[in-house]
A computed fold for a 146-nucleotide RNA from a Bacillota bacterium, annotated as FMN riboswitch aptamer (RFN element). The sequence was found by an Rfam model in a public genome assembly. Its Rfam family is "FMN riboswitch aptamer (RFN element)". Rfam 15.1 lists 6,230 matches to the family in 5,120 species. The model forms 97% of the base pairs in the Rfam consensus. Its mean pLDDT, the model's own confidence on a scale to 100, is 79.

RNA sequence: AUUAUCCUUCAGGGCAGGGUGAGGCCGUAUGGCCAAUUCCCGACCGGUGGUAAGGGGUAAGCCCCCGAGUCCACGAGCUUAAGAAAUUAAGCAGAUCUGGUGUGAAUCCAGAACCGACGGUAUAGUCCGGAUGAAAGAGGGAAAAA
Repeated sequence: AUUAUCCUUCAGGGCAGGGUGAGGCCGUAUGGCCAAUUCCCGACCGGUGGUAAGGGGUAAGCCCCCGAGUCCACGAGCUUAAGAAAUUAAGCAGAUCUGGUGUGAAUCCAGAACCGACGGUAUAGUCCGGAUGAAAGAGGGAAAAA
C1' cells in the first nucleotide's frame, strides 16, 4: 500500500424571447380582458464506472489532473408473473452521421443531426408529484489475517 467486513458523508441539470388560444371572466352589445414553461417558432440541459490518439501539470517519466448525453456497461422508471413480505424471474425502456488528421478515431477537430420513465395538468427531457425516497458510484474512517 492492497483486500473480507463494518461505520459514515456525499451522490442531476434544464424553456430566455415570441406566436396561437382549449378554456374562463366582464359587458345589453359590435367587443374587451385573462389564459399552455405541455401546442408552434425558438431556447436550454446532460447521473455513474470504463475506454480515449486531445488538452494541462512536471526537470523528466511508464507519474498526476481534465476529457463521450447518442461506444461498452451500470443506476433510476414502467409492465407482467410468483411470494405474506423481503425479494426473484421475464420483459419494456433513448439517441450519430458526414468530412478532416492519422498506422489507428465509436472518444480528437469541423459541420450537420438525434434522444430523453411513470402519474397529474391544454399533449411536458425542462412545471407539480411519488422523492425529506431509492441508487450506480465517489470521498473519509475502522479492521482480523496475509